Purine riboswitch aptamer from Cetobacterium ceti, 98 nucleotides, folded computationally. The sequence is in RNAcentral, with records from Rfam and Ribocentre. It matches the Rfam family "Purine riboswitch aptamer". A reference for the family is Batey et al. (2004), "Structure of a natural guanine-responsive riboswitch complexed with the metabolite hypoxanthine", Nature. The family has 133 seed sequences and 4,097 matches in Rfam 15.1. Rfam links the family to the GO term purine nucleobase biosynthetic process.
[in-house]
RNA sequence: UUUAAAAAUUAUAUCAAUGCUCAUAUAUGCCCGAGAUAUGGUCGGGUGUCUCUACGGCUAGCCUUAAAUUAGCCACUAUGAGUGAAGGUCUUUAUUUU
Numbered sequence: 001u002u003u004a005a006a007a008a009u010u011a012u013a014u015c016a017a018u019g020c021u022c023a024u025a026u027a028u029g030c031c032c033g034a035g036a037u038a039u040g041g042u043c044g045g046g047u048g049u050c051u052c053u054a055c056g057g058c059u060a061g062c063c064u065u066a067a068a069u070u071a072g073c074c075a076c077u078a079u080g081a082g083u084g085a086a087g088g089u090c091u092u093u094a095u096u097u098u
Base pairs, nucleotide, nucleotide: 005098006097007096008095009094011092013089014088015087019083020082021081022080023079024078025077026054029047030046031045032044033043034042040063041062048055056074057073058072059071060070061069
């Protein structure tokens, strides 16, 4: 000086846990039965979704004792898209070490 192998770092490519945002579904809605009564407003079943799951909570009204609740706010789940990313893998470049 050259070649080969191994390791580390760097760069490229790719995959990606946990996240965030948006869209779609569903309106946390509707129906039926039973139940409570201002210290109350609940419970069960069904329906609704190319759909698994969920169908509640809180606050404020309203209802003068009757049978009916109203409004606001807050999600979860399924699928898709975007973003982000611990980490993994492959290839190659460069550098260093043995």